Molecule: SAM riboswitch aptamer (S box leader)
Organism: Frankiaceae bacterium
RNA sequence: CACUCAUCAAGAGGGGCAGAGGGACCGGCCCGGUGAAGCCCCGGCAACCACCCAUUUGGGCAGGUGCCAAGUCCGGCUCGUGAGCGAGUUGCUCCCGGGGAAGAUGAGGA
Repeated sequence: CACUCAUCAAGAGGGGCAGAGGGACCGGCCCGGUGAAGCCCCGGCAACCACCCAUUUGGGCAGGUGCCAAGUCCGGCUCGUGAGCGAGUUGCUCCCGGGGAAGAUGAGGA
């Protein structure tokens, strides 16, 4: 970082400094002086890469990363079942489901 592949329903605290924002963006809806963001110390969760054992699939480990409010917090494009509203034409809204987009993380690659 414009590329490729995989995963994203679960999980995870306490203290110090600091002092008003934060949840990527937009629309919602939330979190926040009962202390946001950021930095530091200790802790934890997970298992992509690495390492070890087995050797098909698995198990161990926690070195390199990552993460520790809410399904990636919900939606943002499209398809479909159902329900409701409208209308004389195939429209609008909502729940749910499928496929995408965007984003995040890992590994590869540049």